Transfer RNA from a Candidatus Micrarchaeales archaeon, 72 nucleotides, folded computationally.
Rfam family: tRNA. The family's RNA type in Rfam is transfer RNA. Gene Ontology term of the family: triplet codon-amino acid adaptor activity. Rfam's curators write: Transfer RNA (tRNA) molecules are approximately 80 nucleotides in length.
RNAcentral holds the sequence, with entries from ENA.
Its mean pLDDT, the model's own confidence on a scale to 100, is 85.
[in-house]
RNA sequence: GCCUCGGUAGCUCAAUGGCAGAGCGCUAGUUUCGUAAACUAGAGGUUGAGGGUUCAACUCCCUCCCGGGGCU
Numbered sequence: 001g002c003c004u005c006g007g008u009a010g011c012u013c014a015a016u017g018g019c020a021g022a023g024c025g026c027u028a029g030u031u032u033c034g035u036a037a038a039c040u041a042g043a044g045g046u047u048g049a050g051g052g053u054u055c056a057a058c059u060c061c062c063u064c065c066c067g068g069g070g071c072u
Base pairs, nucleotide, nucleotide: 001071002070003069004068005067006066007065010024011023012022013021018055026042027041028040029039030038048064049063050062051061052060
């Protein structure tokens, strides 16, 4: 340099054109003499950046940035 896969909540990952979610974690409550566990509720996101297509983009197209793998 070229090819390929990925970047979404604090972490691990879903969502393949139509309201951005789950598990764990965090906070509060219930329970307990107390802690943990369990149960209930809640907070937390410019979906890596910019542009384009579209009534509508995490999703499709282009450029760039970062990471994994492969080729030379």